[in-house]
Record summary: The RNA shown here (Bacterial RNase P class A) has 371 nucleotides and comes from a Cytophagales bacterium. The organism belongs to Cytophagales, within Bacteria. Its Rfam family is "Bacterial RNase P class A". Rfam classes the family as a ribozyme. Model confidence (mean pLDDT): 76 of 100.
RNA sequence: AAAACAAGUCGUCUUAUCGCUGUGCCGCAGGGCAUAGAGGAAAGUCCGAGCAACACAGAGUACCAUACUUCCUAACGGGAAGGCAGGAAACUUACCUUUCUUGACAGCCAGUGCCACAGAAAAUUACCGCCCGCAAGGGUAAGGGUGAAAAAGUAGGGUAAGAGCCUACUCGAAACGCAGUCAUGCGUUUUUGGGGUAAACCUUAUGGGUUGAAAGACCAAAUAGGCUAUCGCACGUAGGGCUACUCGCCCGAUGAUAGCGGGUAGGUCGCAUGAGGGUUUGUGCGAACAAACUCCAAGAUAAAUGAUAAGAACGGGUUUUUUAGCAAUAAAAAACCCGUACAGAACUCGGCUUACAGACUUGUUUUUUUU
Numbered sequence: 001a002a003a004a005c006a007a008g009u010c011g012u013c014u015u016a017u018c019g020c021u022g023u024g025c026c027g028c029a030g031g032g033c034a035u036a037g038a039g040g041a042a043a044g045u046c047c048g049a050g051c052a053a054c055a056c057a058g059a060g061u062a063c064c065a066u067a068c069u070u071c072c073u074a075a076c077g078g079g080a081a082g083g084c085a086g087g088a089a090a091c092u093u094a095c096c097u098u099u100c101u102u103g104a105c106a107g108c109c110a111g112u113g114c115c116a117c118a119g120a121a122a123a124u125u126a127c128c129g130c131c132c133g134c135a136a137g138g139g140u141a142a143g144g145g146u147g148a149a150a151a152a153g154u155a156g157g158g159u160a161a162g163a164g165c166c167u168a169c170u171c172g173a174a175a176c177g178c179a180g181u182c183a184u185g186c187g188u189u190u191u192u193g194g195g196g197u198a199a200a201c202c203u204u205a206u207g208g209g210u211u212g213a214a215a216g217a218c219c220a221a222a223u224a225g226g227c228u229a230u231c232g233c234a235c236g237u238a239g240g241g242c243u244a245c246u247c248g249c250c251c252g253a254u255g256a257u258a259g260c261g262g263g264u265a266g267g268u269c270g271c272a273u274g275a276g277g278g279u280u281u282g283u284g285c286g287a288a289c290a291a292a293c294u295c296c297a298a299g300a301u302a303a304a305u306g307a308u309a310a311g312a313a314c315g316g317g318u319u320u321u322u323u324a325g326c327a328a329u330a331a332a333a334a335a336c337c338c339g340u341a342c343a344g345a346a347c348u349c350g351g352c353u354u355a356c357a358g359a360c361u362u363g364u365u366u367u368u369u370u371u
Base pairs, nucleotide, nucleotide: 001367002366003365004364005363006362007361008360009359010358012312013311014310015309016308017307018306020037021036022035023034024033025032026031039342043353044352046351047350048349049348050347051212052211053210054209058247059246060245061244063208064207065206066205067204068082069081070080071079072078083105084103085102086101087100088099089098090097106203107202111201112200113197114196115195127144128143129140130139131138132137152170153169154168155167156166157165171193172191173190174189175188176187177186178185179184216269217268218267219266226260227259228258229257230256231255239251240250241249242248276295277294278293279292280291281290282289283288313340314339315338316337317336318335319334320333321332322331323330324329
């Protein structure tokens, strides 16, 4: 200096004129003055919660979600740090090791399924082959073939030919010991030890009441507190609600359900003081936590936060001049031109996902060059 990866910051500013909304003050009023006014994703509506109502409070089933370990958090399907498995790169004959990256990483010995085609056979095998035998037949699973996968691997010995049959080194399983909070790792001993698939049905563990600010609360106004039909005298019926269902609980004939008809639909709150923001210090590998000081930064309701003009800033391009240089080229200045992305609060907050012109910062690894 370049490349790859990861994390993060910014992503516009000023002046003038006019316009809009909130708050405060002044004014009889029209209005005046001051001050504030859209994001990192406000998007998606995918998760979690706060809050509100049902309701004074549940249990079970169904259904849904999550799933390696530990920690963080109000919680999460989120985050941090690790483990294991796979992949890529570097080094190497290879292994090991290092870096990056992916994981829908609980369970296939609880059960039931599926593994097409090919192949003799896809879970307990024997086609070809090899060996014994006159033949019938018997032995074999080393070699060949098919396949994604053929019933632990490699090497040697042994055998009629072969096979964990035996030996050595590995893989798997079990027991014990050591290290670690844990997932796991390492070591010793024993052992011949039948695949894959659960984003297949399923099993196990944990969790989940429903609805959603158009939630809800209050005030005012209004008519016809209307009419018809069905259901009854019950310690709680008919019916309704919590809830998809059952139990349970609550309301309940002054009621409930269904239908017809009539009137009103204007306002206030919810509504932004919070799991809040900023700075510093400390603890921790980290996510984060604690303390001190400090700040209050939109609240509309058909939906305000804008329009115009000029300039600045940043980025890119062209030309000219100057400096360095043999040149290529580099730096600075001036002039001109172009561009400034994705996009717009609607109860609030923490995440995830998606979109984004361009500029910058930090870290890790690799390569190259100079000293």